[in-house]
This is a predicted structure of a 105-nucleotide RNA (SAM riboswitch aptamer (S box leader)) from Leeuwenhoekiella palythoae. It was read from a public genome assembly, where an Rfam model found it. The organism belongs to Leeuwenhoekiella, within Bacteria. Its mean pLDDT, the model's own confidence on a scale to 100, is 82.
């Protein structure tokens, strides 16, 4: 870096060090941020893809929480392309695009 495959409106922070930024990118809009962003660290939570137990022919289903990983303002913050509805914009769905896990190459 790229494939397949599943999920993404739920859930869970505090303290240090640090010093302006940040919410992936690009546009707009909204927001967070010197009552301290971004990063890194410790330390606790959250969840339950991997994982462990049972039950099951399989498919699954409960239950767990020692490791792997991920996560701990805002729906992946929201719109962008398309389809229905509605009419000036609103809501529903989908596709792109990203993020996470397993695989795989």
């Nucleotide at each position: 870096a790229u494939g397949u495959u599943a999920u993404c409106a739920a859930g869970a922070a505090a303290g240090g060090c640090g010093g302006a930024g940040g919410g992936a990118a690009u546009a707009g809009a909204c927001c967070c941020g010197a009552u301290g962003a971004a990063g890194c660290c410790u330390u606790a939570g959250c969840a339950a893809c991997c994982c462990u137990u049972u039950c099951u022919c399989u498919c699954g289903a409960a239950a767990g929480a020692a490791g792997g990983u991920g996560c701990u303002a805002c729906a992946u913050u929201c719109u962008a392309u398309c389809u229905g509805u509605u009419u000036u914009u609103g809501c529903a769905g989908a596709a792109u695009a990203g993020a996470u896990a397993a695989c795989g190459c």